[in-house]
RNA sequence: GCGGGUAUGGUAUAGCGGUAUUAUGCCACCCUUCCAAGGUGGAGAGACGGGUUCGACUCCCGUUACCCGCU
Repeated sequence: GCGGGUAUGGUAUAGCGGUAUUAUGCCACCCUUCCAAGGUGGAGAGACGGGUUCGACUCCCGUUACCCGCU
C1' cells in the first nucleotide's frame, strides 16, 4: 500500500427498513429476624460524518479504532 471482517447500556450479546432483545451488573420495593437466594419495577446503548428513503442501528459512500490475510 491492497483486500476482508468487527464496532449496540458498565460488561457480554441477539435481531431487524417501522417502539432495539436477553443475561449480568446498578437503583428502589417485596420476601426474610438479618444476609444470601428469589420476586416485581426502574434508569441505562446503535463508533463518527454524509447519502438513499415517508422512515436508517439496519442499505450505500467515506473516516476512525481494532482484528485477519496479501504485498